Predicted 3D model of a 76-nucleotide RNA (transfer RNA) from an archaeon.
Its Rfam family is "tRNA". Rfam links the family to the GO term triplet codon-amino acid adaptor activity. From the family's description: Transfer RNA (tRNA) molecules are approximately 80 nucleotides in length. It is annotated as a transfer RNA.

[in-house]
RNA sequence: GGGGCCGUCGUCCAGCAUGGUUUAGGAUACCACCCUGGGGCGGUGGCGAUCGCGAGUUCAAAUCUCGCCGGCCCCA
Numbered sequence: 001g002g003g004g005c006c007g008u009c010g011u012c013c014a015g016c017a018u019g020g021u022u023u024a025g026g027a028u029a030c031c032a033c034c035c036u037g038g039g040g041c042g043g044u045g046g047c048g049a050u051c052g053c054g055a056g057u058u059c060a061a062a063u064c065u066c067g068c069c070g071g072c073c074c075c076a
Stems, first nucleotide, its partner, number of pairs: 001075007010028004020059001030046005052068005
């Protein structure tokens, strides 16, 4: 230099090819309560995401298009 993949709650991971199902879902962590003599486990609830950044298309974008940024892999 060329090509490909990835970037979403603190962490991990869905959703993305076929835009609209809600207020972007789950697990885990955290907080509160229940349970217990106390703790752990378990149960219930709660908190938590500018969907890497910017722009474009559209009535509507995590999702489509373009440009950047970062990471990984392959080729040279």